[in-house]
RNA sequence: CGAGAUCAGGGGACUAUCGCCGCCAGCAAUGGGGGAGGAAAGUCCGGACACCAUAGAGCAUCGUAGCGGGUAAUGCCCGUCCGCCGUGAGGCGAGGACAAGUGCAACAGAAAGGAUGUAUGGCCUGUUAAAACACUUCGGUGGUUGAGACAGGUGCGUAGUGAAAUCAGGUAAACUCUACGAGGUGCAAGCCCAUGUAGGUGAGCGUUGAGUCUGCUCGAGGAGCUCACGGGUAGGGUGCUGGAGCCCCAUGGUAACUAGGGGCCUAGAGGAAUGAUAGUUUAAUACAGAAUCCGGCUUAUUCCUGAUCUCGGUUU
Numbered sequence: 001c002g003a004g005a006u007c008a009g010g011g012g013a014c015u016a017u018c019g020c021c022g023c024c025a026g027c028a029a030u031g032g033g034g035g036a037g038g039a040a041a042g043u044c045c046g047g048a049c050a051c052c053a054u055a056g057a058g059c060a061u062c063g064u065a066g067c068g069g070g071u072a073a074u075g076c077c078c079g080u081c082c083g084c085c086g087u088g089a090g091g092c093g094a095g096g097a098c099a100a101g102u103g104c105a106a107c108a109g110a111a112a113g114g115a116u117g118u119a120u121g122g123c124c125u126g127u128u129a130a131a132a133c134a135c136u137u138c139g140g141u142g143g144u145u146g147a148g149a150c151a152g153g154u155g156c157g158u159a160g161u162g163a164a165a166u167c168a169g170g171u172a173a174a175c176u177c178u179a180c181g182a183g184g185u186g187c188a189a190g191c192c193c194a195u196g197u198a199g200g201u202g203a204g205c206g207u208u209g210a211g212u213c214u215g216c217u218c219g220a221g222g223a224g225c226u227c228a229c230g231g232g233u234a235g236g237g238u239g240c241u242g243g244a245g246c247c248c249c250a251u252g253g254u255a256a257c258u259a260g261g262g263g264c265c266u267a268g269a270g271g272a273a274u275g276a277u278a279g280u281u282u283a284a285u286a287c288a289g290a291a292u293c294c295g296g297c298u299u300a301u302u303c304c305u306g307a308u309c310u311c312g313g314u315u316u
Stems, first nucleotide, its partner, number of pairs: 001312010012281007020035002023032003037287001041298002044296005049186004056218004061182005066080005081095001082093004096177002101175002103171002118159004122154007133142003190238004200229006212220002245264005252257001
């Protein structure tokens, strides 16, 4: 210098003016302070929380799968073994069992398993039947317990394809088996107040068990449920954002992670605010907008910066 590998960080800053949504102080005027992301996304995993029997039994179904550790938990993360890929730094792996049963297998090959038999050789059986030579009455006879050819059989040797003839191999992100795990529904959960989602009429079902708990059965529980007519109101509060939170120091640990200490408060709407303009500056553009919260994974992302390492070349 070139080509790569693995990680980490940033996701603009400042000023002025005008707005929008919450909060605090104030009688008010007004003042102060806060206001999207690394993915807020996909809703794919794991939890918290809430209700249904503080959640039951069995079956079905689904998930996970070397070993050890981390974590609230996980299918996530870390370490490590093994296998595969790469010259290498490194990357990838649903990585238990084909010792029970069932299934599947491109190409090749005659044949893919209750086995069947290709080519060639051997052996066996059957049919046909030859020569040297010997004898001869010259017609033949022996040779013939059969050379050779053909057909059938045998699975004994060799060969090719291959998991194949004495080997029983491969495949479980094939059924299956083993071990472990999973009850259901999601903040439109739910709780409180209020209420015309009330109250009313008619029909049907129901204590011989309604609706509910779940996919089914058991079990639980105990009075309503469905349809039609008619009626036309009103929502509010809470859950709700202070949390497995963030930053710094730091103990233990290879690491993931974590003992301890200090500091900080950092959206909380309720159909949805988080914006616009101007100036200076910068590489600061791209993907993209919270809706109960948190930990992961995956996907999208123009660009800028840094660290460590590998391979090749050149120069000294």